[in-house]
RNA sequence: GAGUGGGUCGGGCGGUCGCCGGUCGAUUUCGGCCGGAGGAAAGUCCGAGCAGGACAGGGCACGGUGAUGGCUAACGGCCACCCGGGGUGACCCGCGGGAAAGUGCCACAGAAACUACACGGCCGAUGUCCGCCUUGGGCGGAACAGGCAAAGGUGAAAUGGUGCGGCAAGAGCGCACCGCGGAGCCGGUGACGGCUUCGGCAGGGCAAACCCCACCGCCUGCAAGACCAAGAAGCUGGUGCUCGGCCCGGGCAUUAACAGCGGGUAGGUCGCUUGCCGGAAGGCAGAGCCGACUGGCAACAGUUGGUCAAGAUAAAUGGCCGCCGCCCGUCAGAAAUGGCGGGAUACAGAACUCGGCUUACAGACCCACUCUU
Numbered sequence: 001g002a003g004u005g006g007g008u009c010g011g012g013c014g015g016u017c018g019c020c021g022g023u024c025g026a027u028u029u030c031g032g033c034c035g036g037a038g039g040a041a042a043g044u045c046c047g048a049g050c051a052g053g054a055c056a057g058g059g060c061a062c063g064g065u066g067a068u069g070g071c072u073a074a075c076g077g078c079c080a081c082c083c084g085g086g087g088u089g090a091c092c093c094g095c096g097g098g099a100a101a102g103u104g105c106c107a108c109a110g111a112a113a114c115u116a117c118a119c120g121g122c123c124g125a126u127g128u129c130c131g132c133c134u135u136g137g138g139c140g141g142a143a144c145a146g147g148c149a150a151a152g153g154u155g156a157a158a159u160g161g162u163g164c165g166g167c168a169a170g171a172g173c174g175c176a177c178c179g180c181g182g183a184g185c186c187g188g189u190g191a192c193g194g195c196u197u198c199g200g201c202a203g204g205g206c207a208a209a210c211c212c213c214a215c216c217g218c219c220u221g222c223a224a225g226a227c228c229a230a231g232a233a234g235c236u237g238g239u240g241c242u243c244g245g246c247c248c249g250g251g252c253a254u255u256a257a258c259a260g261c262g263g264g265u266a267g268g269u270c271g272c273u274u275g276c277c278g279g280a281a282g283g284c285a286g287a288g289c290c291g292a293c294u295g296g297c298a299a300c301a302g303u304u305g306g307u308c309a310a311g312a313u314a315a316a317u318g319g320c321c322g323c324c325g326c327c328c329g330u331c332a333g334a335a336a337u338g339g340c341g342g343g344a345u346a347c348a349g350a351a352c353u354c355g356g357c358u359u360a361c362a363g364a365c366c367c368a369c370u371c372u373u
Stems, first nucleotide, its partner, number of pairs: 001371009011324007019036007038347001042358002045356005050221004057248004062217005068080004082096001083094004097212002102210002104206003121148003126145002128142006160178006179201001180199008225270004234261004240252004274285004286308001288307008326343007
């Protein structure tokens, strides 16, 4: 200097006015104290807690995941590691079970993409034809019969690859190494790796094609659901309705539930923000948060100390001023730094909660590692 992986911040303090919640004091609508939007609150892509169907379940279909070993409440997540691919490397990516259960596809190009039918080619020793020499036959030419799939071309892929020998020319035809298959030994929890030995072994690829195998999966969702209050006006249908689709099985039921038409009310409380017990102090619990120690390569687990963090409902968490920090511009200075002016600046806004993944992000900083000089 260029990269790779990971992490942190992304405003603070004071004053003043205003808003929401809790608590204490007042009793009148006031005052004191405490707290008040994120690392992604986004996406709604996964998993769960919780509520209801419901007191539950079995099967088929359908859907999801897919090397191995761990972590976790669980996951399609995370950690380590194997194999394959990319990169000089740190690292990154994964369509990661099965092609000997079956079906299907491999366009175009090419001779040919499951009998390998050979376009252009190579050989023509043996059989054939011609010429010369010779008369036992030999030499040369042709390319017919015949032999070949090695070199060339096409392609993502062409019947293992490279080299040597051999042959008329070739071919695992033979040999060496690599590859492939079998067996044995060693290492590893395992995926798998290493070594030794035997075998010339002969068509492949695609399952992110259908499919087979293993494991997992009930559904709806806080607009779930529970309670209170108010209100009215019922009528019709059919005999069932309901539990994701279907079957079994279950629940409700004839004043019900279900469907349609019509009318009325459409307000409030809880869920709702850690929970339970207690008058309080405090105690118990929690996939809660922060720290320390121990174990582990790590994800994480255990022990222990502290702590309990917005709860709105048409939707609060804000406006103004000053200072600091930050950013931009400019001036001075060797630099450190100082002066002046400007900006409020990235992505963005809780709505039941939590664990993940994915996406967005101006600027600033930290740690480790790699390559080059």
Overview: The RNA shown here (Bacterial RNase P class A) has 373 nucleotides and comes from a marine sediment metagenome. Its mean pLDDT, the model's own confidence on a scale to 100, is 76. It matches the Rfam family "Bacterial RNase P class A". The family's RNA type in Rfam is ribozyme.